[in-house]
């Protein structure tokens, strides 16, 4: 000097004034009750009040509802190993492949002799292989050249042409022979495992590439969603059609129902509770564990709104700061948007 | 807030079981023809297939994130 990973902050404190939201708590007034209370209005005090992504709705749950009883068939996830966890496609550790000088990084990373299918255009051939321009020896011919054969080492087309490279060998060649890679296989050792080492054996017609083609193999998956649902209050006028209806589809069972039940057209109502925040939380210190996580113990409450709040001025301190961006049932992850600033460790180089 | 669909020329649309020059009609422009306009003949331009990365010899199409519009739902 230049890379690589990994973590943190991310526009503040304080005091006055003036508002919004929900909470406790006091006083006061109404109502209800025999009381204990309990609901409501008004005032006051006091403490709270957006993010690391609160966002994409991309995957996994809790929750609620639906008889999701069963079974079958069709659907749809994921795909190297092993762990982890409430699940996950996430996360740790790892193997094997690609990139890199190196720290490190990326990988939908199961099968291609179970079938079935694609490869345009160009080439002699594109999945049964085969021979276009050569080589190479025979016949036929005076010669150019023709004939019928061998060959796949050269050329030449493509993203892709049937192992590579070197020696023998041969008319010319070819695993045809040898030796090294490489490959398929078998044993030993190491490892829970992916898998790696070592030795052995076959000349490789066990024949390549796409399964983010269709499928085949394992393991999972009931469907809708908090506008989910549960009550309470009030309001309206019925009427028509079907014989079944059941929350992804289709078959079978099964359940409920024929004083029903669905669905269409009409009417009415656009109120109020409660799900709704205390939770697989968060912060600390041990102890396990390479980690992911997990296990005691201790502390501590941290928005819940429904036209939807978290503001606004002033004054002092501080200051390097002009980012992306706002809860709406809640967690666990991924992804993506982000002006800076700061910590840590690693790695290459050059100097000393 | 949930769910779910669509993104191809100036509009409207085809092509989406991958095969290379991405069409078609209407609009647009020039010429032809008329005194002139229009109707008609006849050429032409005009597309980063929303954008970004992957698989594949080869992507508009097949996977993955984004970005813009759109319908549904007490």
């Nucleotide at each position: 000097g230049g890379a690589g990973a990994g973590g943190g902050a991310g526009a503040g404190g304080u005091g006055a004034c003036c508002g919004c939201u929900g909470g406790u708590g006091g006083c006061g007034g109404g109502c209800g009750g025999c009381a204990a209370c309990g609901c409501u209005c008004g005032u006051c005090a006091c403490g709270a009040g957006a993010g690391g992504a609160a966002a994409g709705u991309c995957c996994g749950a809790g929750c609620u509802u639906c008889a999701c009883a069963g079974g079958g068939c069709a659907g749809g996830g994921u795909g190297c190993u092993g762990g982890u966890u409430a699940a996950c496609g996430g996360c740790c550790a790892g193997u094997c492949g690609a990139g890199g000088u190196a720290a490190c990084u990326c990988g939908c990373a199961g099968g291609a002799c179970a079938g079935u299918g694609c490869a345009a255009c160009a080439g002699a051939a594109a999945g049964c292989a085969a021979a276009c321009c050569g080589c190479c020896g025979g016949c036929c011919g005076c010669a150019a050249g023709g004939c019928a054969g061998g060959u796949a080492a050269g050329g030449g087309u493509g993203a892709a042409a049937u192992g590579g490279u070197g020696c023998g060998g041969u008319a010319a060649g070819a695993g045809c022979g040898c030796a090294c890679c490489g490959c398929u296989c078998c044993a030993c050792u190491g490892g829970u495992g992916a898998c790696a080492g070592u030795g052995g054996a076959g000349g490789c017609a066990c024949a390549g590439g796409c399964a983010a083609a269709c499928c085949c193999c394992a393991c999972c998956c009931g469907a809708a969603g908090c506008a989910a649902g549960a009550c309470c209050a009030g309001a309206c006028a019925g009427g028509g059609g079907u014989c079944g209806u059941g929350u992804u589809g289709c078959c079978c069972g099964c359940a409920c129902g024929u004083u029903g039940a669905c669905u269409c057209c009409g009417g009415g109502u656009u109120g109020g509770u409660c799900g709704c925040u205390c939770g697989a939380g968060c912060c600390c210190a041990g102890a396990g564990g390479c980690a992911a996580c997990u296990c005691u113990g201790g502390g501590c409450c941290u928005a819940g709104a429904u036209g939807a709040a978290u503001g606004g001025u002033c004054g002092c301190c501080a200051c390097g700061a002009c980012a992306c961006a706002g809860a709406a049932c809640u967690c666990g992850g991924c992804u993506u948007a982000c002006c800076u600033c700061c910590c840590u460790c690693u790695c290459c180089g050059a100097c000393g | 807030g949930c769910a779910c669909c669509c993104g191809u020329a100036g509009c409207u649309c085809a092509g989406c079981u991958g095969g290379a020059u991405a069409g078609a009609g209407c609009g647009u422009u020039g010429g032809c023809c008329u005194c002139c306009g229009g109707a008609g003949c006849c050429a032409a331009a005009g597309g980063u297939c929303a954008g970004a990365g992957g698989u594949u010899c080869g992507a508009a199409u097949c996977c993955u994130c984004u970005c813009g519009g759109g319908u549904g739902c007490g």
This is a predicted complex of two RNAs, RNase P RNA and transfer RNA, with 426 nucleotides together. Model confidence (mean pLDDT): 76 of 100. It holds a member of the Rfam family "Bacterial RNase P class A". Rfam links the family to the GO terms ribonuclease P activity, tRNA processing and dimeric ribonuclease P complex. It is annotated as a ribozyme.